[in-house]
């Protein structure tokens, strides 16, 4: 002096991430009240995740009518491995009880996957046609490296993964 390593520090990607809030929508004209009428069956169907057992509850008309778990426009805050699932483990809770199966939340430990989001499509949560997720499929988008067009802050082909790329400065290293 280069700007290889290394380390510091500011960035960008865009239907980008999470966090608050919580209008609305569904739950649901359900659950529950209130009147009327019928009824008095241990019957008989439905309901309360599924088996057994027990229990509980509803059944016909009118009249009022929720909430919770799940979502959620909007604004606002923090960010850009933001984050977010997923597998195996272990504890609580919840699923009317008692048992056996199973789902559900939510929290620790691992251990994986993913640059972004969006669409279609089948599986599984869920009440749900909201959402959520998981295989797979498709374009589209950032971004680096090779190769071509070309001379364009463009455009195509292949390919790589955020442990990426981009600036700037880099004590030490190495040259």
């Nucleotide at each position: 002096u280069a700007g290889c390593a290394u380390g510091a520090u500011a960035g960008a990607g865009g239907c980008g991430c999470g966090g608050a809030u919580g209008a609305c929508a569904a739950g649901a004209g359900u659950a529950c009240g209130g009147c009327c009428a019928g009824g008095u069956a241990c019957a008989g169907c439905c309901c309360c995740g599924g088996g057994c057992g027990c229990g509980g509850g509803g059944c016909g008309g009118c009249c009022g009518g929720a909430a919770a778990g799940g979502g959620g426009a909007u604004u606002c805050c923090g960010c850009c491995g933001a984050g977010g699932c997923g597998g195996g483990g272990a504890a609580g809770c919840c699923u009317g009880u008692g048992u056996c199966c199973g789902g559900g939340c939510c929290c620790c430990c691992u251990u994986g996957c993913c640059g972004g989001g969006c669409c279609g499509c089948g599986g599984g949560a869920g009440a749900a046609u909201a959402u959520c997720u998981c295989a797979c499929g498709g374009a589209c988008u950032g971004u680096c490296g090779c190769c071509c067009g070309u001379u364009u802050c463009c455009g195509g082909g292949c390919g790589g993964a955020g442990c990426g790329c981009u600036g700037u400065c880099u004590a030490u290293g190495a040259u």